[in-house]
Predicted 3D model of a 204-nucleotide RNA (Group I catalytic intron) from a Saprospiraceae bacterium. Its mean pLDDT, the model's own confidence on a scale to 100, is 78. The sequence was found by an Rfam model in a public genome assembly. It matches the Rfam family "Group I catalytic intron". From the family's description: Group I catalytic introns are large self-splicing ribozymes. For this family Rfam cites "Self-splicing of group I introns" (Cech, Annu Rev Biochem, 1990).
RNA sequence: CGCAGGACUUAAAUUGAAAUUUGAGUGCUCGCCGGGAAACCGGCGAUGCAAAACCGCUUAAAUUCGGGGAAACCUUCGCCCUCAAAGCAUGGCGAUCCCGAGCCAAGUCCCGAUUAUAAAUCGGGGAAGGUGUAGAGACUUGACAGGCGGCGCCUACGUCCCGAAAUCAUCAGGAUAUGGCGAAGAGAAAGUCCAGACCACGAA
Repeated sequence: CGCAGGACUUAAAUUGAAAUUUGAGUGCUCGCCGGGAAACCGGCGAUGCAAAACCGCUUAAAUUCGGGGAAACCUUCGCCCUCAAAGCAUGGCGAUCCCGAGCCAAGUCCCGAUUAUAAAUCGGGGAAGGUGUAGAGACUUGACAGGCGGCGCCUACGUCCCGAAAUCAUCAGGAUAUGGCGAAGAGAAAGUCCAGACCACGAA
């Protein structure tokens, strides 16, 4: 520079397509409660908005058996109502919120064996995390997942420096991470298959 794509995520309604609306979730802002020295974190609530939300390396196994909750939307009969709509109830769909048992990759912690010790290897156990949790489902790849490292930003209990006329104490200022933050989406993300529904065409 050209081309393509995006404008918070997801499902539904609607639409030629968008916009929009509704449900659920995310972040920002504010309030209250709790924790913390602080940064900040957790819980609950409110309002509007969607600007922002980092990089590299590594792991790919279990993927089973059960259980509970769910909105919008649709809904025969029924309640309500003069009728309709709305609402209630019932059922459906299901975005998704979880639990128990079992099991699991890498890293990490503990114990044991080999060894003089360490390291390493092997065996057993634990925490976090995962699986369970796709449109019934199978497989591949990875990331928004686990682990390690880095980077940016914030804070400073403590420590160090310095000052308040000297010491202790206290306080102000500066430096410093072992403390934090860098959203959610994986109830299948990107794909290949498979399944189901619908449409078109062809053959019998």